[in-house]
RNA sequence: AUGAAAAAUGCGGGAGAAUGGGCUUACCCAUACCGACGGAGAAAACCGGUAUCAUUGCCAUGAUAUUGGUGAAACUCUCAGGUGGAAGGACCGCAUUUGGAUG
Numbered sequence: 001a002u003g004a005a006a007a008a009u010g011c012g013g014g015a016g017a018a019u020g021g022g023c024u025u026a027c028c029c030a031u032a033c034c035g036a037c038g039g040a041g042a043a044a045a046c047c048g049g050u051a052u053c054a055u056u057g058c059c060a061u062g063a064u065a066u067u068g069g070u071g072a073a074a075c076u077c078u079c080a081g082g083u084g085g086a087a088g089g090a091c092c093g094c095a096u097u098u099g100g101a102u103g
Base pairs, nucleotide, nucleotide: 006098007097008096009095010094011093012092013091018031019030020029021028022027032083033082034081038079039077040076041075045070046069047068048067049066050065051064052063053062054061055060
């Protein structure tokens, strides 16, 4: 001196989904609905165990069946959350800082 991944902060963009009643407040109740804070689930594949069959003198190898584990999301569920505004909001962009891959 170049300044990757990752992280933090700030700014900007940012969807979906209803009524009724109570209260006179921004909340509560009832049912209905939404998925893009959060949370949960497991497909292929891989690994292990057991049983059977085949090769084989044995070790071992392969196939089939079964069982357990690892295993992703913007998919699925709707616990939480949300369905006026505000707030929040996955994700995207820009800037700064941390960082220090690489040259």